[in-house]
RNA sequence: CAUCAGCCGGCUGGAGAGCAGUUGCGGGGGCCCUGGCGCCCGGCGACUCACCGAAGGGGCAGGCCCGCGCAGGGCCGAAACUCUCAGGUACAAGGACAGGGGGAGAGGC
Numbered sequence: 001c002a003u004c005a006g007c008c009g010g011c012u013g014g015a016g017a018g019c020a021g022u023u024g025c026g027g028g029g030g031c032c033c034u035g036g037c038g039c040c041c042g043g044c045g046a047c048u049c050a051c052c053g054a055a056g057g058g059g060c061a062g063g064c065c066c067g068c069g070c071a072g073g074g075c076c077g078a079a080a081c082u083c084u085c086a087g088g089u090a091c092a093a094g095g096a097c098a099g100g101g102g103g104a105g106a107g108g109c
Base pairs, nucleotide, nucleotide: 001108004105007103008102011099012098013097018049020048021047022046023045024044025043026041027040028039030037031036032035050089051088052087056085057083058082059081062076063075064074065073066072
């Protein structure tokens, strides 16, 4: 001095899927009248069923090796595909990923 799909921090954009049911607690009205009845709630939990995939995680396509071998075996192993363990299913939050800008810096010249 330049490079950099990598690193650091900030900005912008950023999808999907039940305001489901039961129940405990909490809160708020109502009625009868003093402990009962029934109603309401994007409140905090538990459970059940349904659903989603874009934090994270699992699987493989493939690559390499041993081997005479298209037999057999071993190692490594990608995704927006797939599974749905985790997570999620109003808004918010989160969010893979993308864009532009800033900073640092090994190696290189």
The prediction has a mean pLDDT of 79. A computed fold for a 109-nucleotide RNA from Thauera sp., annotated as Glycine riboswitch aptamer. The model forms 89% of the base pairs in the Rfam consensus.